RNA sequence: UCACGAUAAUGGCAAACUAGUCGAAAGGCUAGGACGCAAAGCUAUAGGGCCAUAUCCUUAAGGAUGUGGCAGCCAGUUUCCGAA
Numbered sequence: 001u002c003a004c005g006a007u008a009a010u011g012g013c014a015a016a017c018u019a020g021u022c023g024a025a026a027g028g029c030u031a032g033g034a035c036g037c038a039a040a041g042c043u044a045u046a047g048g049g050c051c052a053u054a055u056c057c058u059u060a061a062g063g064a065u066g067u068g069g070c071a072g073c074c075a076g077u078u079u080c081c082g083a084a
Base pairs, nucleotide, nucleotide: 004082005081012037013036017032018031019030020029021028022027035072041077042076043075047074048073049070050069051068052067053066054065055064056063057062
């Protein structure tokens, strides 16, 4: 340095839910709260996937296109510590 991840150390983040708020919705923000997380830091046409919504096609199932969203789905990228 790379890989790796401990009953180590310093710390960090914050699920569900509740209240308020923005939004058509998905979902976001703030406060409380902790299920958990070695990247639960960052990145949304760099890639896949998922969600919402409008229009069109379609007997239906479904499909296409556009717009918005999810990073705690995989993924890309940066990084603290140092036992085996």